RNAcentral holds the sequence, with entries from ENA. A computed fold for a 1522-nucleotide RNA from an uncultured prokaryote, annotated as small-subunit ribosomal RNA. It matches the Rfam family "Bacterial small subunit ribosomal RNA".
[in-house]
């Protein structure tokens, strides 16, 4: 997709998630929680500590001396000295750690391996040496000015482990030099000599001797301090190498790229600067633009891979913006410092103060992210000698289903299978052992009671050892003592009761799980298909199942399915997708031998590859989740050892690849010059004369001023018949008289030369049909554009008549084409046939052709093979190798922008928003086709007769109307339903009018003068009333009881109300058309084909033959019914020849009877007809035809019934059944009337015309087939006639309707609106009916209309037919019948034939159709909406370049201004600052540019949208092939 197979896209089903949103919620436990505004922050804490560095000090406390007050103790207050010390000070370490966030960054920023011979480390750990002796000052204090404040300034006093000199040199450093020993270019390293430069602080315990009047000296220890040299950590810079997007970023670059001096670093260096030279990057992507912290890891995945960078760990970068230094080992410093900007905030307006990307919390913006909690026990970190202090690090707790994990909301039993609900086929089924009800448990939570691990240590005490002169210290060991925030928590015990604890989601397919109500393309649902318009498993509900379950779903994002970017693992003939062609540079790859090396490459070893994590074993939380430990693994990088087979590289060589050489022959290859002939037009001249040209048909045009035609002559330009050929050449685009020059290629024969020289090509270079463009010629034919003529509704087309650029040539651009074999060069390799061009050998031949065998091109056909298929197959689209070039869903679109090229059309490169669930490809089977073929049909065509014109009948639309009752609309309605509307029918309207009803059935009551029902009143009538009279069946003796009746309720009855698109049946058509299909086989991946095509043939898929088909069913035919012939039976109501007899007639002869059943007929069984026989057709056959014979009939004999699979949602709910839906004192019923028959008008079907093949009168013949009982009605009589009067026969082969008519004979009438034609109307009748006024038929009289034969169109029908003439039936009281259906009477013409029309069947072909041509479908314009492009501009970001001012602040230079240590006796002097001056320079400012984003009147196309408008462009030969 009708369905198949392929391409290909879209969607789904798993996983994840720092999630969030919607319904819902018991508990733990371990995790995890600001992804948006690097947005602003209130508030409060995150970095301090040292008194064993120093000074002062006195709030507070203890403690001891002393003195005073007191008689004294004690208490208490002063004081003094010590220790404790708030709070500030100066020194000292810390403040660079830790914690946070991810702004910038495409960078040696990160990871991975390396180097520093180019470096540096405070605290720490080893190890050597030393700490000698002195100064000068400032803070705090106190005064004094000043400021709102913050603060500042100034004078005076102090101290240190603050500062400053000076000794000492074990050292180091440096300079100059010997001698060894390495490497790596510069060099390193070790041993020495000699100069020269350079260091330090003190404080705290202890204590036996010795000294001192005391402090102390001294002596020892601990911590410091001052050099150096080792490690250890940390850090700096250097370098291979690995990770993003973008070429619509192609060139960047001037301190750049290198050297030289000098400057600077803790160090190498253009890292600075001066001068030199002209480098340095880049297609293996420099420059630019986007985005972005890298890593371990993490999520997905079979795996390669793809996405990601939360918690945790490694590094980096940041700390309101920006810039800059200082101090230190370490910073260009998150909670320091300078300046500048924004912003806040305080303020006396002078001026100051502020940085949450630390915990916490607050406002904002967001879908969206938590306490302004506890405690330093632990761990860790700063300070200290320690106690100990800090400490939002950290350990805890809290909120949040945000996440993974575990627990639990009970168990066992329980069948009247309870009720409630659901569903139903009404009978039952489900919920369902589920629930009541009994029997048990006791997790979790509740209450209560009990109570941990996480703690060791440091410290204090006490002992021991060791060291010491020492029981001091010190340093180790034991033992004791002390510390818990989390917490009265985890754990355990103990009570009580099944009690407190179940949701969400789906249920059409995918995809597990159905039913019913509701609603009616509305509501609404939907991941994609796609549901919903009255029977919805898709909406909503409900029941009921199904899947997760404290969840459950949607929603976003990744991964995966998707081998749909394809290394692993796709592709390009027609689905997307081979460059237009060639040449050739970069890089890819690359022929045979031998030797070397050891880049790839293999193997081994060693180093790294941090922990955490994955993964496995083990282990602890009661299990998991989570943690611990251990191993494994980290595909990698390095260095290092061997190895040499293939790769590469270097050497030598080969020749088969490639190239040349000699020799031939073939060709529309290429340029250039000349030349020739036929034809067209045109122009001269001749003959001629009236039409030419054109076309479907015309006309425009041309021609009496002489065309056209003919014949001679010139003139010009393009083209080159014939040859000529799936034949030649060329890379391709291409190339066609002919010579003659210059010039490329390929191809054979040799097998002479070089010695891999090759293949392929990104960029480049060239070449390139047609049309077009510039410029110059030239211009005969044909011809865009433009005119005129036709065509057409238009017709700017297709046809004609005309015509101009162009077409051609010189010289330049363009650079495209379905440039196509729709197939990129190259090279190998695989059966085969048969053409053709061009060479060569061979065999032959007198010499060739045929032939053979071979090379190169060109073709057809097929093998494996390949391919969805169609096809393709030595010319590949088979197998393989090398390179290139292109695709990744249609559509927007080769489109915009931007660059490139171009004169100019435009060429190239090439997008995105938006949109749709598809686009395609190749087969299939149908249907179509203004395709093809074959054949049929009263389909044309030849005939006859019609309809269409006229008057009536009918029916139908439409108008009217209360009502015109409904249905039936192409062929297939429309004299149809309807074989009958005056009432009835009757559905429809108007009025009166009943309500269990006119009609069925059960229930339940009730009446017993019950049913029934004369007369009667009321009315139109129906109905309402009254009402004499007055019953019945069954059982019973009977009383009664049922039954039937009737009243009243109650169930229900009715409905021609509505769906024919819910349905049955039933019927139309296609069509009595010859089709329609099945089973096995067989072929094809398949849908599906064969069979059923193909050759004959038929009325037929009737038969025959062929054939992978071989059979069989539905259809045809036959069997059935009528008619044609004969045969046999039959024999009354049919016959009536022969015989009889009557009667009637002059006669023929008629009538009756009798007897017959021969005929006729009736109605019944049987024959018969089969291509059965003969001849050609026709030859291999058959089938089958034609034509003859007999034959009553010949070739299915004539009709009829019979209708295959299916089609048209055909028609019918109004035949009749019926599902749903609808009414129920009315959409049910009864009744009267009116309508169904209304009439400016239109269409369909008939009748009876228009007349002489007729009309009218008279006479006369010959049917069939059916009716007849409330019927059919005869003879007879009455009326012009319709008919009446009557009642004989008939329930009918017996009577009756019932006289058949045209025909035929006579006679009239004579072309006319008539003696045609009979409408209309009037008078007067009959008949049927309760009743013919709306509305009957029929009759007599009068009347006498259209109408003279029918435009365009159209129908029937092929023989007992047309055509024509009448005559019964059905409905029916009548009757609108002229219709229907069927009888018999006259009784024809014509068909060459199949091209056309229309319908069918078969075969084939094309399709973009499948609702199938009444089919798809295009485009412009109408109008809504969305996106986007330009746009005059306007508004932002970001960047470049020049120039301006120029903080802070580093250098540098200056210092005439200041200055305690140091020198000097002063004087001065070094030294050092202030200041000023320069470079540098943020931030601002001017100008100009690029880049890139918004908007922007108008515009530009595009997308989509219900039934808009105009036309019909494509698909069919799509009606002009595309």
């Nucleotide at each position: 997709u009708g369905a198949u197979c392929c391409u290909g896209g879209c969607u789904c089903a798993g996983a994840a998630c720092g999630a969030a949103c919607g319904c819902u919620a018991g508990c733990g436990g371990c995790g995890u929680g600001g992804a948006u505004a690097a947005g602003a922050c209130a508030u409060g804490c995150a970095a301090g500590u040292c008194g064993g560095a120093c000074g002062a000090g006195a709030a507070a406390c203890u403690u001891u001396u002393g003195g005073a007050g007191g008689c004294a103790a004690u208490a208490u207050u002063u004081u003094u000295a010590a220790g404790u010390c708030g709070g500030a000070g100066u020194c000292g370490c810390g403040c660079a750690a830790g914690g946070g966030u991810g702004c910038g960054u495409a960078a040696c920023a990160c990871g991975u391996g390396g180097g520093c011979a180019a470096u540096u480390u405070g605290c720490c750990g080893u190890g050597a040496a030393g700490u000698c002796g002195g100064g000068g000052a400032u803070a705090a204090c106190u005064c004094g000015c000043u400021g709102a404040a913050a603060g500042g300034c100034g004078a005076g006093c102090u101290a240190a482990u603050a500062c400053c000199g000076g000794a000492u040199g074990u050292g180091a450093u440096c300079a100059u030099u010997g001698g060894g020993a390495g490497g790596c270019a510069u060099c390193u390293u070790u041993c020495g000599a000699u100069g020269a430069u350079u260091g330090a602080a003190g404080u705290u315990g202890g204590g036996g001797a010795c000294c001192g009047c005391c402090a102390g000296g001294c002596c020892u220890g601990g911590c410091g301090c001052u050099u150096c040299a080792c490690g250890a950590u940390g850090a700096g810079c250097c370098c291979g190498c690995g990770a993003c997007c973008u070429a619509u970023c192609a060139g960047c670059u001037u301190g750049u790229u290198g050297g030289u001096g000098a400057g600077g670093u803790a160090a190498a260096a253009g890292c600075u600067u001066a001068c030199c030279a002209a480098g340095g990057c880049a297609a293996u992507g420099a420059c630019g633009g986007g985005u972005a912290g890298c890593c371990g890891g993490u999520c997905u995945g079979a795996g390669a891979g793809g996405a990601c960078g939360a918690u945790c760990g490694g590094c980096c970068a940041c700390a309101c913006u920006g810039g800059a230094a200082c101090u230190g080992a370490g910073a260009c410093a998150c909670g320091g410092u300078c300046c500048a900007g924004a912003c806040a905030c305080c303020u006396a307006c002078g001026g100051g103060u502020g940085g949450c990307a630390g915990c916490a919390g607050u406002c904002g913006a967001g879908a969206a992210u938590c306490u302004u909690u506890c405690a330093c026990a632990a761990u860790g970190g700063g300070g200290g000698a320690a106690a100990c202090c800090c400490u939002g690090a950290u350990g805890g707790a809290g909120c949040g289903a945000c996440g993974c994990c575990g627990c639990g909301u009970g168990g066992g039993g329980g069948a009247u299978g309870a009720a409630u609900g659901g569903c139903u086929u009404c009978g039952g089924u489900c919920c369902g052992u589920a629930a009541a009800c009994c029997c048990c448990u006791g997790u979790c939570a509740u209450u209560u009671g009990u109570u941990a691990a996480c703690a060791a240590a440091c410290c204090u005490c006490u002992u021991a050892a060791a060291u010491u002169a020492a029981u001091a210290g010190c340093u180790u060991a034991a033992g004791a003592g002390c510390u818990g925030a989390u917490a009265g928590u985890a754990g355990c015990g103990a009570a009580a009761g099944a009690g407190g604890a179940a949701g969400g989601g789906a249920c059409g397919g995918c995809u597990a799980a159905c039913u019913c109500c509701g609603u009616g393309c509305c509501a609404g649902c939907a991941g994609c298909c796609g549901c919903g318009g009255u029977a919805a498993u898709a909406c909503g509900g409900a029941g009921g199942u199904c899947c997760c379950a404290a969840g459950c779903g949607u929603u976003g994002u990744u991964c995966g399915g998707a081998u749909u970017c394809a290394c692993u693992g796709g592709g390009c003939g027609u689905a997307a997708a081979g460059g237009g062609u060639g040449c050739g540079u970069a890089g890819g790859c690359g022929g045979u031998u031998a030797g070397g090396u050891a880049a790839g490459u293999u193997c081994g070893a060693u180093g790294u590859g941090a922990a955490a994590g994955c993964u496995c074993c083990g282990g602890g939380c009661u299990c998991a989740a989570c943690c611990c430990g251990g191993a494994a693994a980290u595909g990698g990088c390095a260095u290092u050892g061997a190895a040499a087979a293939c790769u590469a590289c270097c050497u030598a060589a080969c020749u088969u690849g490639a190239g040349g050489g000699u020799c031939g022959g073939a060709a529309g290859g290429g340029a250039g010059a000349c030349u020739g002939g036929a034809a067209u037009u045109c122009c001269c001249g001749g003959u001629g004369u009236a039409g030419c040209a054109g076309u479907g048909a015309a006309a425009u045009g041309c021609g009496u001023a002489g065309a056209u035609a003919u014949c001679g002559g010139g003139a010009g330009g393009a083209a080159c018949a014939c040859c000529a050929g799936u034949g030649g050449c060329g890379a391709a685009g291409g190339c066609g008289a002919g010579u003659c020059u210059c010039u490329g290629g390929a191809c054979g024969a040799c097998a002479c030369c070089u010695g891999a020289c090759g293949c392929u090509g990104a960029g480049g270079c060239a070449c390139g049909a047609a049309a077009g463009c510039u410029a110059g010629g030239g211009g005969a034919g044909c011809a865009a554009a433009c005119a005129g003529g036709a065509u057409u509704a238009g017709a700017u087309a297709c046809c004609c008549u005309g015509g101009u650029a162009g077409u051609c040539c010189u010289a330049g651009c363009c650079g495209u084409a379905a440039a196509c074999g729709g197939u990129g060069c190259g090279c190998a390799u695989u059966u085969g046939c048969u053409g053709u061009a061009g060479g060569u050998g061979g065999a032959u031949u007198c010499g060739a052709c045929c032939c053979c065998a071979u090379c190169u091109g060109u073709g057809g056909c097929g093998a494996a093979g390949c391919u969805a298929a169609c096809g393709c197959g030595u010319u590949a689209a088979a197998u393989g190798c090398g390179c290139c070039g292109c695709c990744u869903g249609g559509g927007g679109a080769g489109u915009a922008c931007g660059g490139u090229c171009g004169c100019a059309a435009g060429a190239u490169u090439a997008a995105a928003a938006c949109u749709c669930a598809a686009a395609g490809a190749a087969a299939u089977u149908g249907a179509c086709g203004g395709g093809g073929g074959c054949c049929c049909g009263c389909a044309c065509a030849a005939g006859c007769g019609g309809u269409g014109g006229a008057g009536u009948a009918u029916g139908u639309g439409g108008c009217u109307u209360a009502a015109u009752u409904c249905g039936a609309u192409u062929c297939a309605a429309c004299g149809c339903g309807a074989a009958g509307a005056a009432c009835c029918u009757u559905a429809c309207c108007u009025g009166g009018c009943c309500u269990u009803g006119a009609c069925a059935u059960g229930c339940a009551a009730g009446u017993g003068g019950u049913a029934g029902g004369a007369a009667c009143c009321u009315g139109a009538a129906a109905g309402g009333g009254c009402g004499a009279c007055g019953a019945g069946g069954u059982a019973g003796c009977a009383a009664u009881a049922c039954c039937a009746a009737u009243u009243u309720g109650c169930a229900c009855a009715g409905g021609u109300g509505c769906u024919g698109c819910a349905u049955g049946g039933c019927u139309g058509u296609c069509g009595u058309c010859a089709g329609c299909u099945c089973g096995u086989g067989u072929c094809g991946u398949g849908a599906g084909a064969u069979g059923u095509u193909g050759g004959g043939u038929u009325a037929a898929g009737u038969c025959c033959c062929g054939c992978a088909a071989c059979g069989a069913g539905c259809g045809c035919a036959a069997c059935c019914c009528c008619c044609a012939u004969g045969u046999u039976c039959u024999g009354u109501u049919g016959c009536c020849a022969c015989u009889c007899g009557a009667a009637c007639g002059u006669g023929a002869g008629u009538u009756c009877g009798a007897a017959g059943c021969a005929c006729u007929c009736u109605g019944a069984a049987c024959a018969g007809a089969c291509u059965g026989c003969c001849u050609c057709a026709u030859u291999u056959a058959a089938a089958u035809g034609a034509g003859g014979a007999g034959g009553a009939a010949g070739g299915u004999g004539g009709g009829g019934a019979u209708g295959a699979c299916g089609u048209c949602a055909a028609g019918u709910c109004a035949g009749u059944a019926u599902g749903g839906c609808c009414c129920u004192u009315a959409c049910g019923g009864c009744c009267a009337g009116g309508g169904c028959u209304g009439c400016a008008c239109a269409c369909g079907u008939a009748c009876u015309a228009c007349a002489a093949u007729g009309c009218c009168c008279g006479g006369c013949a010959c049917a069939a087939a059916g009716g007849g009982a409330u019927g059919c009605g005869a003879u007879a009589c009455c009326g012009u006639g319709a008919g009446g009067u009557g009642g004989a026969g008939c329930g009918a082969a017996u009577c009756c309707c019932a006289u058949a008519a045209a025909a035929c004979c006579g006679g009239g009438c004579c072309c006319a609106g008539u003696u045609c034609g009979g409408a209309u109307u009037g008078u007067a009748g009959u008949c049927u009916g309760c009743a013919a006024c709306u509305c009957g038929a029929c009759u007599a009289c009068a009347u006498g209309a259209a109408g003279c034969c029918g435009g365009a169109a159209u129908c029937g029908c092929u023989a007992g037919u047309a055509a024509u003439g009448g005559c019964g039936c059905a409905u029916c009281a009548g009757c609108u019948a002229c219709g229907g259906c069927g009888c018999c009477g006259u009784g024809a013409a014509u068909a060459c034939g199949u091209u056309c029309c229309c319908a069918g069947g078969c075969c084939u072909u094309g399709u973009a159709c499948a609702c199938a041509c009444c089919g798809c479908c295009c485009g412009u314009c109408a109008c809504a909406u969305c996106a986007u492009g330009a746009a005059a501009g306007c508004c932002g970001g970001u960047u470049g370049u020049a120039c301006c001012c120029g903080a802070a602040g580093u250098c540098g230079c200056u210092g005439u201004g200041u200055u305690a240590a140091c020198c000097g006796c002063a004087a001065g002097g070094a030294g050092a600052c202030a200041g000023g001056c320069g470079c540098c320079g943020a931030a601002g400012g001017u100008a100009u540019g690029g880049c890139u984003g918004g908007u922007g009147a108008u515009u530009g196309g595009g997308a989509u949208g219900a039934a808009g408008u105009c036309g019909u462009a494509a698909c069919a030969a799509g009606g002009u092939a595309a």